[in-house]
This record gives sequence, structure tokens and C1' cells, in this order.
RNA sequence: ACAGUCUUGUGGCAAACCCGCUGAAAGGCGGGGGCGCAAAGCCACCGGUCUAAGGGGCUGGAGCGUGUCAGUUGGUAGAGAAACCGGCUGAAACGCACCAAAUUCCUAGGAUAGCGGGGCUGCCAGC
Repeated sequence: ACAGUCUUGUGGCAAACCCGCUGAAAGGCGGGGGCGCAAAGCCACCGGUCUAAGGGGCUGGAGCGUGUCAGUUGGUAGAGAAACCGGCUGAAACGCACCAAAUUCCUAGGAUAGCGGGGCUGCCAGC
């Protein structure tokens, strides 16, 4: 000097809960409080966990476009039907962009250092 273990005294921090402030929330900060803590000091790098404002999905609404199908109407031709061309209406599908909010799902650049790992730093007395 480094690492580990044990212990005494002085001191340190402060969970739940309550109050206030803050944040969309999770949470954070201050006061009270004290479950615990020898790094419960600092850092979100890795994993976990929490939250989901924003974003996306689901759902609904109205719009535009595309072709398809059905109905109807006009035309061509025709004895008629079928066929072809055009208009209108409707249906479902697909695509595009928009709006809405109840519920629900996904998502972190948010949170957690008192979930674990990792990194950095470190006070007093004794063995």
C1' cells in the first nucleotide's frame, strides 16, 4: 500500500407511513418518522423491475383513389337476348392521408444506485 474478517464508542444515512412542493405517471425534493444499512456515498454502462406523456397498433367515423361485383339508366348493334361503351347508386376489398376517445396492447431519450452486476471515491477508534 492492497484485500478480507470481526468488534467498541462517537457520529452518518433513512424504508413504510403522514404533511407540503413537483411530475402525465413511475418517481423525485423538503419536513416529520425509523424498517433497516459498513459504502443505504457517487455514476443508468449491462441485466432486471416500474411508468407510458409522446409515438405506434387495435376499434370507430367521415373523405379520396384503384380495380371487382351487383342494381339501374342511356347509347352502339340487333327481331330479341347476350355482348360492348358511358352515367348514377350500392357492397365488400386494398391503398392513401385525416379525426376521435372509452377500453386494451406494444414502445424509453423517463424512473429505480434501498434489485443484482460493473465503475469511481471514502471518515474516526481498536484487532
Molecule: c-di-GMP-I riboswitch aptamer
Organism: Chromatiales bacterium